FMN riboswitch aptamer (RFN element) from uncultured Anaerocaecibacter sp., 119 nucleotides, folded computationally. It matches the Rfam family "FMN riboswitch aptamer (RFN element)". On this family, see Wilt et al., J Struct Biol X 2020: "FMN riboswitch aptamer symmetry facilitates conformational switching through mutually exclusive coaxial stacking configurations". Its mean pLDDT, the model's own confidence on a scale to 100, is 81.
RNA sequence: UUCUUUGGGGCGGGGUGAAAUUCCCCACCGGUGGUUAUAGUCCACUAAGAACGCGAACUUAGGCGUUCCCGAUUGGGUGAAAUUCCCAAACCGACGGUACAGUCCGGAUGAUAAAAGAA
Numbered sequence: 001u002u003c004u005u006u007g008g009g010g011c012g013g014g015g016u017g018a019a020a021u022u023c024c025c026c027a028c029c030g031g032u033g034g035u036u037a038u039a040g041u042c043c044a045c046u047a048a049g050a051a052c053g054c055g056a057a058c059u060u061a062g063g064c065g066u067u068c069c070c071g072a073u074u075g076g077g078u079g080a081a082a083u084u085c086c087c088a089a090a091c092c093g094a095c096g097g098u099a100c101a102g103u104c105c106g107g108a109u110g111a112u113a114a115a116a117g118a119a
Stems, first nucleotide, its partner, number of pairs: 001119006012026004027103002029093002031045004040091002049068006073089005095106003
């Protein structure tokens, strides 16, 4: 450098209602790399959204680049070292659809951070 494979989890119970896995009460989930020590909440990255630019094509879909946007944690304990472990109490979760959605359906049999392997 090229190719191949892998590459996101979660609504169960009750209440209200004409209607809610969307509201209310309880429940449940946690991508990738880094970090003296294991992270949804630290540092960074990806997916979603927006703007601008590039080149190609009969057309459409789509592709590439740059920029913007991009959630949330404290207290105590142990220790040489932990916002990462243990105890406790919190908090967060793109866009479109629909009775208001982290968990349903859809873009997506997609894309990507990245990991492993082969040449």